[in-house]
Transfer RNA from Thiomargarita sp., 76 nucleotides, folded computationally. Rfam family: tRNA. The sequence was found in a public genome assembly. The coordinates come from a structure-prediction model, not an experiment, and the mean pLDDT is 80.
C1' cells in the first nucleotide's frame, strides 16, 4: 500500500429496522453492622466515533473519512 474486523456510559458487552438504549462490575444515597466487608432497596451516568445517504422510521442498512486490532508484502 492492499484487504478485513471493531467503534454504544469510567470499563465489559446487550439491542440487527419500531416507539423511552438494557444489563454487569465500577461510582454514589439509604438500609443492616460497635466499624469495615459482604448483603438488601435506589440513584447518576451514552445526543451509540464524525460527516452525509437511503428510509415513515437508523445503534442496525450504504458511503467517505476518523481512531484501535488484526493479516498481507519474500520465494513457488
Nucleotide at each position: 500500500g492492499u484487504c478485513c474486523c471493531u467503534g454504544u456510559a469510567g470499563c465489559a458487552u446487550a439491542a440487527u429496522g419500531g416507539a423511552u438504549a438494557a444489563u454487569g462490575c465500577a461510582c454514589u444515597g439509604g438500609c443492616c453492622u460497635c466499624c469495615u466487608a459482604a448483603g438488601c432497596c435506589g440513584g447518576a451516568g451514552a445526543c451509540u466515533c464524525u460527516a452525509g445517504g437511503u428510509u415513515c422510521a437508523a445503534u442496525u442498512c450504504c458511503u467517505a473519512g476518523c481512531a484501535g486490532g488484526g493479516a498481507u508484502a519474500c520465494c513457488a